[in-house]
RNA sequence: GAAGGCUGGAUGACCGCGGUUUUGGCAACAAAAUCGAGGAAAGUCCGGACUCCGAAAAGAGACGGUGCCGGGUAAUUCCCGGGCGGGGCAACCCGACGGACAGCGCCACAGAAAAUAAACCGCCUUUGCGACGGGUCGGGCAACCGAAACCACCGCAGGAGGUAAGGGUGAAACGGUGGGGUAAGAGCCCACCGCGUCUCUGGCAACAGGGACGGCACGGCAAGCCCCACCGGGAGCAAUGCCAAAUAGGGACCGCGUGCUGGUAACAGCGGGGAUGCUUUUGCCCCAGCAGGUCCGGGUUGGCAGCUAUAGCUGCGUCGGCAACGGCGUGGUCAGAGGAAUGGUCAUCCAUCGUGCGCAGGCUUGCUUGCGGACGAGGACAAAAUCCGGCUUACAGGCUUUC
RNA sequence: GCACCCGUAGCUCAGCUGGAUAGAGUACCUGACUACGAAUCAGGGGGUCGGGCGUUCGAAUCGCUCCGGGUGCACCA
Numbered sequence: 001g002a003a004g005g006c007u008g009g010a011u012g013a014c015c016g017c018g019g020u021u022u023u024g025g026c027a028a029c030a031a032a033a034u035c036g037a038g039g040a041a042a043g044u045c046c047g048g049a050c051u052c053c054g055a056a057a058a059g060a061g062a063c064g065g066u067g068c069c070g071g072g073u074a075a076u077u078c079c080c081g082g083g084c085g086g087g088g089c090a091a092c093c094c095g096a097c098g099g100a101c102a103g104c105g106c107c108a109c110a111g112a113a114a115a116u117a118a119a120c121c122g123c124c125u126u127u128g129c130g131a132c133g134g135g136u137c138g139g140g141c142a143a144c145c146g147a148a149a150c151c152a153c154c155g156c157a158g159g160a161g162g163u164a165a166g167g168g169u170g171a172a173a174c175g176g177u178g179g180g181g182u183a184a185g186a187g188c189c190c191a192c193c194g195c196g197u198c199u200c201u202g203g204c205a206a207c208a209g210g211g212a213c214g215g216c217a218c219g220g221c222a223a224g225c226c227c228c229a230c231c232g233g234g235a236g237c238a239a240u241g242c243c244a245a246a247u248a249g250g251g252a253c254c255g256c257g258u259g260c261u262g263g264u265a266a267c268a269g270c271g272g273g274g275a276u277g278c279u280u281u282u283g284c285c286c287c288a289g290c291a292g293g294u295c296c297g298g299g300u301u302g303g304c305a306g307c308u309a310u311a312g313c314u315g316c317g318u319c320g321g322c323a324a325c326g327g328c329g330u331g332g333u334c335a336g337a338g339g340a341a342u343g344g345u346c347a348u349c350c351a352u353c354g355u356g357c358g359c360a361g362g363c364u365u366g367c368u369u370g371c372g373g374a375c376g377a378g379g380a381c382a383a384a385a386u387c388c389g390g391c392u393u394a395c396a397g398g399c400u401u402u403c
Numbered sequence: 404g405c406a407c408c409c410g411u412a413g414c415u416c417a418g419c420u421g422g423a424u425a426g427a428g429u430a431c432c433u434g435a436c437u438a439c440g441a442a443u444c445a446g447g448g449g450g451u452c453g454g455g456c457g458u459u460c461g462a463a464u465c466g467c468u469c470c471g472g473g474u475g476c477a478c479c480a
Stems, first nucleotide, its partner, number of pairs: 001403007009349007017036008038381001042392002045390005050236004055282005063232005068082005083097001084095004098227002103225002105221003120167002122163005127157004133151002136147004175193006194216001195214008240305004250296005259270004271287004298479003312333009350379001352377004357372007404476007413429004422460001431447005453469005
């Protein structure tokens, strides 16, 4: 330096609060015993249990979510292991990590061009003009003069064509490096690398390694729409059930229905209605004024259940597994209040910090380290609310394991 | 407890199908007009787009997370 795990004040006295049990009491209540917050009880971000939507099941669509692979779990977006990519010297850490040849859309500014590519500068060829030089031909003894427009080079042209090496722009420029090749260039050709297709080997798989072929055709964005695969019915303990009290046992609107046939009747058949958006199936209930929804008005602010122990949680041992986790054995049992108890004061001690003192050590001689005793300060984040499993966030300090 | 919404200048709001100087009204400051003031006219300043991390070339806008504020939900008949 990295990765975990545990803990997160202790003891006593006094006063006080809530639950349960026992005793006393008709009861109110009193006394005693015993129990009484967390690793996050938090955020309410996920997943369940449980309850209701009258019961059970299937299907399509919409909407929402998840997204490498395998495993674990009641379940998950969680956990474990592995793959791939990235970071670090390393231990190790991080990753919303399917698809951009199914389609649509977007890519500002700059730039020639932003996606069926294109051509600003440059480079090359060619055409025209010009200048200079060389050679050729004619004249001349020579210096030199003239002709034709042959060659090379240079310059110019808002000429024609080739090019995508180089420059420049950008977040991103239609494979990269090297060599050959060419008028100049270019996968145009070759080698290696990358990419794509097919295939072989290893692996459950993600994927890895190898071979052959292709000759670049395939830019980015899906935390834009979307496609593919998988998952999900809705609401939530203020769910829900029961009891009691009180009132004006109320009003308005909306939606459905008021069955049909047979039979003396019981009943049977058909039809209609019954939560969640739709459809279908099975079974159940109803066919009447009971019940449903929304709003207004009125009343109450009570009690019991749900309510805490079971997918329990957890300690130890053992077995299986790399691990998460699971099986077996054995022990423990851990708040159930409900406008909400778990608190306060004092004393002593402990971790830690500050001040100055003494002793000892070190040397960069005025700082630092250790020990002792004195005085003062002093324990973080935060507190159940139906219950579990996770995630995220907050957290002074202490102990400890591995690398 | 549960469900949901909002946060942009001092205040009230636009912008939120991503494109660079983030606007408008009002308030504030300066100047003009006026004897002075108000109103009016002209000009100006003022923004961590609630904080952080991410996606993207680029975030007020998209995603996640934290913070702050607000709203609704009780039974009975």

Predicted 3D model of RNase P RNA and transfer RNA as a complex of 480 nucleotides. The prediction has a mean pLDDT of 76. Rfam match: Bacterial RNase P class A. By type it is a ribozyme.